[in-house]
The RNA shown here (THF (Tetrahydrofolate) riboswitch aptamer) has 111 nucleotides. The sequence was found by an Rfam model in a public genome assembly. Its mean pLDDT, the model's own confidence on a scale to 100, is 77. The model forms 83% of the base pairs in the Rfam consensus. Its Rfam family is "THF (Tetrahydrofolate) riboswitch aptamer". Gene Ontology term of the family: tetrahydrofolate metabolic process.

RNA sequence: AUCAGAGUAGGCGUAUGCGCGUAAAGUGCGGAACGAACGGGGAGUUGUCGUUCCGACGAAAAGCCCUCCGCUUAGGCGGGGCUUGCGGUGCGUAUGCCGCAUCCCGCUGAA
Numbered sequence: 001a002u003c004a005g006a007g008u009a010g011g012c013g014u015a016u017g018c019g020c021g022u023a024a025a026g027u028g029c030g031g032a033a034c035g036a037a038c039g040g041g042g043a044g045u046u047g048u049c050g051u052u053c054c055g056a057c058g059a060a061a062a063g064c065c066c067u068c069c070g071c072u073u074a075g076g077c078g079g080g081g082c083u084u085g086c087g088g089u090g091c092g093u094a095u096g097c098c099g100c101a102u103c104c105c106g107c108u109g110a111a
Base pairs, nucleotide, nucleotide: 002110003109004108005107010098011097012096013095014094015093016092017091018090019089020087021086022085029055030054031053032052033051034050035049036048040105041104042103043102061084062083063082064081065080068079069078070077071076
């Protein structure tokens, strides 16, 4: 010199715990501004992520409790609580998969 390989941020799936919403926030989609991170070192995108703003779209509730609060002559109604659901829901944990855009150098093996 050549060939092969490891390892990042991050993303996704599954399981699980604790929440949030169900009075619609969140998620997802498009756009703008700003910012951040991107294998061990350096550079770094039209890629990734975050925050804010704008726009379009848009939903699944049911049962129980009057023992808690308010109203009510009463029945009951509203709040609240519990349970089961629902949401391309948030965070944590475990696990699997994908994964330097790219360039230079390095590391391991073939040695």